The RNA shown here (small-subunit ribosomal RNA) has 1487 nucleotides and comes from a biocrust metagenome.
[in-house]
């Protein structure tokens, strides 16, 4: 400090998610010690027991008990008194302010105990408890007589003082002093040191009350307020104060957020970050509030009182039913609720209260213990040696590797446990002494924890887990599983080789704890003050005017609010940092230091900001001249043109349209002329021209009027800018009224397209659109660009004014436009008209969707504005750029792509392949072009992978071991066979010590193994096929670009060609193209059988011989062709012609197949992972199948005949084969063919005859003398064997077919078309297939079109790329929600009635009580009031018949709406309409 996720790739927006630190936790797994800490976060529900506040006999009177020298003395107790019970402890419910937090103020105040000062402390009487009697009641309890102390209560008496009253004086209103008057205490005890009572004053502590400032969220809470806000008497309190009553005023708060509503104790602090901030208030500690809910007083120094008191309400308990008691948010404990949260524990030793003179009692406060790994520290599960790298487990390529020095083993040390000892904290109170006193000195007591911590000896090798290992993120392989189980924090795994799930090894990481879930902060600059944005990503308001508000020009003077500097005070303590000590260390804990950015207070400073005051003219604003302008309003006019009516002409169509049709015309339309109506709208001018704040404004006069400019530089003197609210204007459609209406036109009808056309096209048509007046208030209201101000190179135009100069120019100033520099930007672009650099001010924005929707307020007459959420869902939505694909986009070129033309498929019948059917089995793959005469270049057994039967089981095959035997051959029996049995024959090679050994075959055995045409071609090697012989594909430096990436390889020309030539920030290079190979054409050398024959010579007449190699040829070498030459054009490349040439401008053909694509094909050709089978998914054999046949298809053969069939005759080829071969001749068969047989291992010999042509004939358009299928019969060869299932003769038979619908294939020259002829496969089988040659056309304007392909450019929302992408509806399933007749709770608000308790007013008379008396108590009434009740409101939650959209889901239905000109450009507001996407209309935008 960052990482991963949006794309194909890239830049950027942006959201989500991870690492980090944290906790009063919980969970899951595990769990060994200690030592400090911590521990109901929920139901502030609800509570048995028991404990937590008592104490003093030195205030008082009595009881009781012990003891007693009868004098008393100790201890105890209810009661009166006094003192505390207002502290200590517990919770967080209420409170957004009567709380807290900082810093003040109290002259508006209190304070019990406690310190100090000053004065006192005299006198008198009268009760009531306890106690006795008697009485009620279950109980709580009480009720009459009767005694009786007090430090309990009355009276008097003194008055230092103290308080009221008045008069003065000071002062900071009630502070402080003088003066008169009035009123006004007291209490004892007792060991006589002391303790204590009165009054008053200081002080301390502790408290009340005021004032400033500060700290949540909603504005969808915008207005609140009657004790309200003052004032003036009063009341009232310890005190100010509407606190409270009366009466008087009409005030008082509010966008600097009142009122209301949600939520919350507050801080000191803790978490967390670099901070700034943010989130948080549990433990310790200040402060407040509460004590079952609610009121309310009493007492008192202090309480509205947690362990007091009255009353209401709810709840529990007891009861004799008449009444009673009760309040753990004190310590422990149950309960319940819940994911969770402890002992009904020991001590008051110690610290600390509380009461005592005091011993002392009391303390669940506090000091220990105990339970939870619930936190933080510390230890420990052992150290050191040990390779054979044991065993075992796991991988593995079988070689090994790893667990792993790990373990065993040795040696050591000693947690645990055990024995001895054994703390500190505890010295104070007391006692004694000594001191006036504070204290000081001595003495002896006192320990819960605890026989614990600690020492010391002795002693045993003595528990480890969790997660997690696919990126992030450290850590990997094996099996198992098969989109199933399951994992997952994002992004994603799993559909048969999963480092992602499950176990195993092994491996990381932490460590008595690992993980997981929950929350905070961080990362997140993702609300930004440090420290972001808004042209297209989210986001500028539609425009304007002006309120508050915020900022403000220059000068000289003042103030000292901000600013700034210094001194005081404060910021409690704890924590946190420094440092230091204690506990063996650490947490921990103790001491000391600094810091505590903040707050008053009090000096100063005056440069900027403000105030105040006075000046300036550069801002603003006038004023005067002056011209431009579709700027507005209103009257009023004109022409063209469209439609109606009217007349005239005039006759059959008009109009529409891709092309029709509906429509209008013989009742006379359209056409054409004349004449009228009416209404909207202004052609040319017309401009990237003008006005206008935007909307927006267009014939011409005229009237009235805004606004910007230019010129001058007279006048105001900062008068400015900017704008939350506010008001105003505000296209278009819309809405009301009342007028209009030609054209045009939503709905609407109609005619068409169309599968279907609620659409585009046509034919009609209403609102509408116009006017006038009143609404409405939106838009792609745009420059997607708020307003103003200023700064900050150019270059080129348009307008409008003015100045210089005057033929052309030149300056100023305004407003509008294009290019561009710098600088900005993600990139696109933007660039004086900023998006550049700044300031000022408003307005938006914070992930997509749901949704501009629900509610709610507001505005509308409606439409509906306008303000504006959420639940839930998703890991994205997005912006800009790049490359690509692709487009019913555009340019430019190719190709038998298309035309042009030949000949075919498609219709027949046969062959062949395939699909399906069938079958036991019909083996298996190939599947659009690129599967289908394809793997098969040969299925009668074989092959052969299927079936069915019938066998083997170390197997048909390979190695390796043992025994035995040569092999190896011939023969009999059983069987279909495979196989079993026996039987003969044979005895070999190499070595030998002559016993034997060994190769090699074979037999029989045991096992290791073989074997599989099972399976995965989506695991793979090779091959292969298509794109495609297309002309592409890439790379090095360089250069551009943040980068994908581009340049190059684009661009001008040219090719077949990325093929050359020019240009070019590129320069070269690679693979491809070409070319170098083969062939074929034409020349020449060379060579001369078996070819060849020109000349010669023989000849049986055949190059047959002799001969010759010149000629054909064969076949090896060389030439030849290069746009070389001419002409023309071009800048060149090149292109057209011509010449020569056998041959031109790659001469023809082949071979060669780039980068990659199609997860394309082939596990059955062959390799070869992985898998599965193993007396069988291997192997053998016999037999059958692969040949089936209603059907469909592709691929070819023969025909439908006269360019032709037959018959006869006749003439020429090349390529290529051949010895288990080709086979001449002869002979025989009508023939296949047979039977003899030469010749040739082939330029010799054979196969071989070519055929179609060419003569000669016949046939005569006929299902034929055409076609040959199909069937009979008979042969023929090949084979071990043609029944299934060869081929081929012969005779007979003589089908369908008369040129093939849509629709579709081949070829551009020796090519189509025809015509035979040969090979390979192979015994035998050929219409396929690979070849060969005879003979030999016809077209090609041309490139709109179909198909494929290259290149550039353009769009895109495609990128598994258009076979692509994606919208609504509807149908189901869940899901969350809105609405909804309502029901049902919660909180509050008014209004009425009632109305305890209590203190307050009043009355208190006649009887009652006290008191001598004044009086008072009791006692009644009011007013307030807690609750209750009754009505009527507001908020907010639940719930709901039915409903209404939304989200979500792997496969649904219906259409194609959008993304390409998406096939009508799209999108937009509004209006209507339609299953639905959506169509139309008016208008606006260009994204």
């Nucleotide at each position: 400090a960052g990482a991963g996720u949006u794309u194909g790739a890239u830049c950027c927006u942006g959201g989500c998610u991870c690492a980090g630190g944290g906790u009063g936790a919980a969970c899951g797994c595990u769990g060994g010690c200690g030592g400090c800490g911590u521990g109901c976060u929920u139901a502030a529900g609800a509570c048995a027991u028991g404990c937590a506040a008592g104490u003093c006999g030195a205030a008082c009177g009595g009881c009781c008990c012990a003891u007693u020298u009868c004098g008393g003395u100790g201890g105890g107790c209810a009661g009166u008194g006094g003192c505390g019970c207002a502290c200590g402890g517990g919770u967080g419910a209420g409170u957004a302010a009567g709380a807290c937090g900082c810093a003040g103020c109290u002259g508006a105040c209190c304070u019990a105990c406690c310190u100090c000062c000053a004065a006192g402390u005299c006198c008198c009487g009268c009760a009531c408890a306890a106690c006795g009697g008697c009485c009620c009641g279950a109980a709580a309890g009480g009720g009459c007589c009767g005694c009786u102390a007090a430090u309990a209560g009355g009276g008097g008496a003194u008055g230092u003082g103290c308080u009221u009253g008045u008069u003065c004086c000071u002062u900071g209103u009630g502070g402080g002093g003088a003066g008169c008057a009035a009123g006004u205490a007291a209490a004892g005890g007792u060991u006589c040191a002391c303790c204590g009572c009165u009054u008053g004053g200081a002080g301390a502590u502790g408290g009340g009350g005021c004032u400033g400032c500060g700290g949540c969220c909603c504005a969808u809470c915008a207005g609140c307020u009657a004790g309200u806000u003052g004032g003036u008497a009063g009341g009232g309190u310890a005190a100010a104060g509407g606190c409270c009553u009366a009466c008087c005023a009409a005030g008082g708060c509010g966008a600097c957020g009142a009122c209301g509503g949600g939520u919350a104790g507050c801080c000191g602090g803790c978490c967390u970050g670099a901070g700034a901030g943010g989130g948080u208030g549990g433990c310790c500690g200040g402060c407040c509030a509460c004590a079952g809910g609610g009121g309310c007083a009493c007492u008192g120094a202090g309480a509205c009182a947690c362990g007091g008191g009255c009353c209401c309400c709810a709840c529990u308990c007891c009861u004799a039913c008449g009444g009673g008691a009760g309040g753990c948010a004190g310590c422990a404990g149950u309960u319940a609720g819940g994911a969770a949260u402890c002992u009904u524990c020991c001590c008051c030793a110690a610290u600390g209260g509380g009461c005592g003179c005091a011993a002392g009692c009391c303390u669940g406060a506090g000091g220990g213990a105990g339970c939870g790994a619930c936190g933080c520290c510390g230890c420990g599960u052992g150290a050191g040696g040990g390779a054979u790298g044991a065993a075992g487990g796991c991988c593995c390529u079988u070689g090994g590797g790893u667990u792993g020095u790990a373990a065993a083993c040795c040696u050591c040390u000693g947690a645990a446990c055990u024995u001895g000892g054994g703390a500190c904290g505890a010295a104070a109170g007391c006692c004694g002494g000594c001191g006036u006193a504070a204290g000081c000195c001595g003495g002896g007591a006192u320990g819960a924890c605890g026989g614990u911590a600690c020492c010391a000896a002795g002693g045993u090798a003595a528990u480890a887990g969790c997660a997690c290992c696919g990126g992030c993120u450290a850590a990997c392989u094996c099996c198992g599983u098969g989109c199933c189980a399951g994992c997952a924090g994002c992004c994603g795994c799993g559909g048969u080789a999963a480092u992602a799930c499950g176990g195993a090894g092994g491996g990381u990481g932490c460590g008595a704890g690992c993980g997981u879930u929950a929350c905070c902060c961080g990362g997140a600059a993702u609300c930004a003050c440090u420290g972001g944005g808004c042209g297209u990503a989210a986001a500028g308001g539609g425009c304007g005017u002006g309120u508050a508000g915020g900022c403000g020009g220059u000068c000289u003077u003042u103030c000292a609010a901000g600013u700034c500097c210094g001194g005081c005070u404060u910021u409690a303590a704890a924590g946190a940092c420094c440092g230091g000590g204690g506990c063996u260390c650490a947490a921990c804990c103790c001491c000391g230091g600094g810091u505590a950015u903040g707050g008053g207070c009090u000096g100063g400073a005056u440069a900027c900001u403000g105030g105040g005051a006075g000046g300036c003219u550069a801002g603003a604003c006038g004023g005067c001249u002056g011209g431009a302008g579709g700027g507005g309003c209103g009257g009023g006019u004109g022409g063209a043109a469209u439609u109606c009516u009217c007349g005239g002409u005039g006759u059959a169509g008009c109009g529409g349209u891709g092309g029709a049709a509906u429509g209008c015309g013989u009742a006379g339309a359209u056409a054409c002329c004349g004449a009228g109506a009416g209404g909207a709208a202004c052609a040319c001018c017309a401009g990237u021209g003008g006005c206008g704040a935007a909307g927006g404004c267009g014939g011409c006069c005229c009237g009235c009027u805004g606004g910007a400019c230019a010129g001058u530089a007279c006048g105001u003197g900062a008068c400015g800018c900017u704008g939350a609210g506010g008001c105003g204007c505000g296209a278009a459609a819309g809405u009301g009224u009342g007028g209009g209406g030609a054209g045009c036109g939503a709905a609407c009808c109609g005619g068409a397209u169309u599968a279907g056309a609620u659409a585009c096209c046509c034919g009609g048509g209403u609102a509408g659109u116009c006017c006038a007046c009143a609404c409405c208030c939106u838009a792609a209201a745009c420059g997607a660009u708020g307003u103003g101000u200023g700064u900050u190179g150019g270059g080129u135009g348009g307008u409008u004014g003015c100045c210089c100069g005057u033929u052309g120019g030149g300056g100023c100033a305004g407003c509008u436009g294009c290019c561009g520099a710098a600088g900005c930007c993600a990139a696109c672009g933007c660039g004086a008209u900023a998006a550049a650099c700044a300031c000022a001010c408003c307005g938006c924005c914070u992930g997509g969707g749901a949704a501009g929707u629900a509610c709610g307020g507001c505005c509308g007459c409606a439409a509906g504005g306008u303000u504006g959420a959420a639940a839930c869902u998703c890991a994205a939505a997005g912006g800009a750029a790049u490359u690509g694909a692709c487009g019913g986009g555009g340019a430019c070129c190719c190709g038998c792509a298309c035309a042009a033309g030949c000949g075919g498929u498609g219709g027949a019948g046969c062959a062949u392949g395939u699909g399906g059917u069938u079958u036991a089995a019909u083996u298996c793959g190939a599947a659009g072009c690129g599967a289908c005469g394809c793997g098969a270049a040969g299925a009668a057994c074989c092959u052969u992978a299927c079936c069915a039967g019938g066998u083997c089981u170390u197997g048909a095959c390979a190695u390796c071991c043992u025994a035995g035997g040569a092999a190896c051959c011939c023969c009999c029996u059983g069987g279909a066979g495979a196989c079993a049995g026996g039987g003969g024959g044979g005895u070999g090679c190499c070595c030998u010590u002559c016993g034997g050994g060994g190769a090699g075959c074979c037999u029989a055995g045991a096992g290791a193994c073989a074997g599989g045409u099972g399976c995965u071609g989506c695991a793979u090697g090779g091959c292969u096929g298509u794109c495609g012989u297309c002309a592409g594909c890439u790379c090095g430096u360089g250069u551009c670009g943040u980068g994908a990436g581009a340049u190059g390889u684009u661009g001008g020309g040219u090719u077949a060609a990325g093929u050359c030539c020019c240009g070019c920030a590129a320069c070269g290079a690679g693979c491809g193209c070409a070319a170098c190979c083969c062939u074929u054409g034409c020349u020449u050398c060379c060579a001369g059988u078996u070819g060849c024959c020109a000349g010669c010579a023989g000849u049986u007449c055949g190059g047959c011989u002799g001969g010759g190699c010149a000629c054909u040829c064969u076949g090896g070498a060389a030439g030849g062709a290069c746009u070389g030459c001419c002409c023309g054009u071009g800048a060149a490349a090149g292109c057209g012609g011509g010449a020569g040439g056998a041959a031109g401008g790659c001469g023809g053909g082949g071979a060669u197949g780039a980068c990659g694509u199609c997860u394309a094909g082939u596990c059955a050709g062959c390799a070869u992972g992985g898998u599965c089978c193993u007396u069988a998914c291997g192997a053998c054999c016999u037999g059958g199948g692969c040949g089936a046949c209603a059907c469909a298809c592709g691929u070819g053969c023969u025909a439908c005949a006269a360019u032709g069939g037959c018959c006869g005759g006749u003439a020429u080829a090349a390529c290529g084969c051949g010895c288990u071969g080709c086979g001449a001749g002869c002979c025989u068969g009508c023939g296949a063919g047979g039977g003899c047989a030469a010749g040739c291992g082939a330029a010799u010999c054979g196969c071989u005859a070519a055929a179609a042509g060419c003569c000669g004939g016949u046939c005569u358009c006929a299902g034929u003398u055409c076609g040959g299928a199909u069937c009979g019969a008979a042969g023929u060869c090949u084979g071990c064997a043609a029944c299934c299932c060869g081929a081929c003769u012969u005779c007979g038979u003589g089908a369908a077919g008369c040129u093939g619908g849509a629709a579709u294939c081949g070829c551009u020259a020796g090519u189509a078309a025809u015509c035979g002829c040969g090979g390979a496969u192979c015994a035998g089988c050929a219409u396929g297939c690979c070849g060969c040659g005879g003979u030999g056309a016809a077209u090609a304007c041309g490139u709109u079109c179909c198909c494929g392909g290259g290149u550039c450019u353009u769009g895109u929302a495609c990128a598994c790329a258009c076979c692509g992408c994606c919208c609504g509806u509807c149908a189901c399933a869940c899901c969350a929600u809105g609405g909804g007749a309502g029901u049902g709770g919660a909180c509050u608000g008014u209004a009425g009635c009632u109305g305890a308790a209590g203190g307050c007013g009043c009355c208190g008379g006649a009887a009652g009580c006290c008191g001598a008396a004044g009086g008072g108590c009791a006692g009644g009434c009011g007013a307030c009031c807690a609750g209750g009740u009754u009505g009527u409101g507001g908020u907010u939650c639940a719930u709901g018949a039915c409903u209404g959209g939304g989200g979500u889901g792997a496969a649904g239905u219906c259409g194609u709406a959008a993304c390409a000109a998406g096939g009508u450009a799209a999108c937009u507001g509004u209006a209507c309409c339609g299953g639905a996407a959506g169509g139309u209309g008016c208008g606006g935008u260009u994204g």